Context: one part of a larger RNA
This record gives sequence, C1' cells and structure tokens, in this order.
RNA sequence: UGACGGGGACCCGCACAAGCGGUGGAUGAUGUGGAUUAAUUCGAUGCAACGCGAAAAACCUUACCUACCCUUGACAUGCCAGGAAGUCCGCUGAGAGGUGGAUGUGCCCGAAAGGGAACCUGGACACAGGUGCUGCAUGGCUGUCGUCAGCUCGUGUCGUGAGAUGUUGGGUUAAGUCCCGCAACGAGCGCAACCCUUGUCAUUAAUUGCCAUCAUUCAGUUGGGCACUUUAAUGAGACUGCCGGUGACAAACCGGAGGAAGGUGGGGAUGACGUCAAGUCCUCAUGGCCCUUAUGGGUAGGGCUUCACACGUCAUACAAUGGUCGGUACAGAGGGUUGCCAACCCGCGAGGGGGAGCCAAUCCCACAAAGCCGAUCGUAGUCCGGAUCGCAGUCUGCAACUCGACUGCGUGAAGUCGGAAUCGCUAGUAAUCGUGGAUCAGCAUGUCACGGUGAAUACGUUCCCGGGUCUUGUACA
Repeated sequence: UGACGGGGACCCGCACAAGCGGUGGAUGAUGUGGAUUAAUUCGAUGCAACGCGAAAAACCUUACCUACCCUUGACAUGCCAGGAAGUCCGCUGAGAGGUGGAUGUGCCCGAAAGGGAACCUGGACACAGGUGCUGCAUGGCUGUCGUCAGCUCGUGUCGUGAGAUGUUGGGUUAAGUCCCGCAACGAGCGCAACCCUUGUCAUUAAUUGCCAUCAUUCAGUUGGGCACUUUAAUGAGACUGCCGGUGACAAACCGGAGGAAGGUGGGGAUGACGUCAAGUCCUCAUGGCCCUUAUGGGUAGGGCUUCACACGUCAUACAAUGGUCGGUACAGAGGGUUGCCAACCCGCGAGGGGGAGCCAAUCCCACAAAGCCGAUCGUAGUCCGGAUCGCAGUCUGCAACUCGACUGCGUGAAGUCGGAAUCGCUAGUAAUCGUGGAUCAGCAUGUCACGGUGAAUACGUUCCCGGGUCUUGUACA
C1' cells in the first nucleotide's frame, strides 16, 4: 500500500421488512447430468453453465457412427499436353462413382499456319485441405463485479524509502454531484449533458390518412375541405427559472404557484482503471504442434430424437373471480412478389377450389383476446383437467418408419393449491389477456417485440446478501 475480520462509524441496492404472484408436489415441453449406444458430434459448469452457442437436427444442416468410393484432391495459384464449352442416350450401382456411345463448334488477333482469353480432361510437383490439439501462446468479440462511483496523472510539498498529499475533513447529492475549508494547485478517464424514443404545443405539408360545416351514399362511398385526428420535418417547452421556509449569507433540501410535464419527467442506447490465466482456436483471424491414399474429400443409411433415474427453465392445470354455448365492443406494432392472398363455392374441421387486389398510410395476413349482455352447470375427480392411446384425415416436402405440424371422432391418466427450501416485482410495474416478427419448404409452450385490462405494499434499516467511503487489528501478500 492492499486484502481479510463471526472489529467500529456512515451510506446505498426488491438486500431485508411490508405486500402481490410464483418455483419446489402433478402431467407435458425443453436444456443438462448420468446411464445406454456402432454413434448418441462439440462447446458452456456457483452467482456470471443448464428454452445457453442453436433466430428452427426428417434429407441437407452435421462436425458423430457404419458401409462404399477419391487421392494435386470439393476450393486457390503456377507448369506441360490434349480438347471449345456444352448437350443427349445406354449399361452397372443404394448413391457417390465406374463404363460405353452420339452430337457440337463459338469469342479475340491473323490471309493461312498458328497463337490468345474463358472453360473441360489427363500428367508431374510446389502445394491445397483439417469444426484436429493448445482460449494456460494470442488478436478480436463477450460475460461479470456494475451504470457501482470510482480509477489516475502533471507540477509542488512531506517522507531515507516503499509511499503520502491532492482524492482526507464539515455539509449535500443518484453521482469524486456541488459548496465550504485545507500544502496543495490544476488536469484526464468515468458521473452528468450532448443521441434515440415517449408525454404538450406551434409552424410547414395533405395522399393512400382525416371529416366540423354543405351536398351525396348501404358504406368518408363520391364531390368538397385540411378545422380536427393522424402522419413527418422543423422549432418551442423544464432551468430549482419564480415565491415562502430551513441552512454557514453557500451548496442544497422541504413546501407552493404556474404548467401537458418538476426537480435526472418515464424508457433506451451509452459500461472508467481493472478483476476472474472467466468464455470462445467450432464465427473469424492467428503462433506452435499434429494428419497428408488421411485427422483431408464425396455418397447412402443411421445418430444428435435412446431412458431405471437426478436437477434447472417453462407451458397447462387442479376450477364457480370458473367451464361451456349464443350475441356484441375496443388495440398497437409488424410482415408480404420464389410473397400476402380478398369476395364467393366445397368440407364438421385441418384444409381444398377460386381468382380480385397489392412492390402496399391504398390490397392482404386480420375475427384481437380477456371484457360486456344473456343462458346453463352447482362443488362432483365433475359439463374441472387434459396426458395417453385407437381410428379416420389435411398440409409441407424427392421423402414424415426411425423422427413433422395440424384436424375430426372416440378414449379420458395424474392432479383437490404443493415439505424443507427458494425466485421475481416499487407503477402503467406485478399479475393477467391476446397480437406480430426473426429463423423457416414444414415445424414455437422458446425468443424478440407490441398493445388491452390493471393492483397491493414500503413502519423502517435491528437482522440476511452484495456494494461504496472513513477508521482500527493482523502469525496474510
């Protein structure tokens, strides 16, 4: 100087407390461990691995296994020889491949011979290739402490020195934020602000959007208009600016006014010096090592989808604040030409036919659901719950056996609110309800976004956990 303490003081955080809803019990989905296997490819392992890499494993992907094939190679550059490239037809084979035949001559220079560019085949060698090893050789990227308020430097001063001071102290703040004081005076990286979004208003603009007034219609449908809503560009607006109180006359805090908004308005992006030899050589790049008729390359089939078990994360429930049936209302944000697919018809339905419109504020996906109004069920393993299984189908796709999703009929399991323990959340949040996107031929209970309805509680900081500052002790570095 640090680190540590079941030392002290002060402060903060859904850290506890106060509340609401869960997990742990059931069934299913998914990931992991283990076991199994020819293979169940590899990585991630306390927080910070385990719906993680994977924003889609039937083939492909695919790295694994088995079998069959290739060896200058699937790919790059260089050399030599031959041929344009290409197209078509056989035989064999699971295919890759092996083997045979037919056809065909282009472009540029040149009178021709010939040469050249691109492409194909054969040959020899330099080489290619490796998701092989080492993340403890590395770059880059990422997680974490932590959006915590810290981490440092120059000059000066003090100390023999390591170092100290500044950065400590008194207040204050979300903040090393600001004020005052002080052997310090300044500065840098962080904080804040600048950026995006949301909340208010104005100006400009007015189609595909909107409709107050005037006509018109089944309908903003048409004329008309751009007031309003909205859209999208530019500005305004919030600064403790004003008032009162407290305070050291400071910084600031408390209350109030005005205001759409008040003290960082809400949300996001933004992550200092560093820590964990944290993660990644399987994104990529790369040193070293290793393989080179194989640890490289191709193909078919299988596997990654197994299953006495254990754990994590979720979905659905156990019902009446509910289930079922009928009627009826209101979003936002997205996507669409290899696409979204309307009306209408067929089918109980998944879906099929159909073909209008739309490169989309125009058309389509697309009926939002919970809600509201009625009816029914009456506490029961039930008109709760839906696993499992049987039959019959639909769609995608060369192909749904291993191993897809969905539909109809039948079947109707466990489950009556969950031990010890444990998680999330402070407001448009939790809880609950639907909607969309990426990936994608098909496949979502995952993930990323979007809106609808919309709570309870916080006395307080004694205690648990994590963190910050000062101080103290130390057989620690």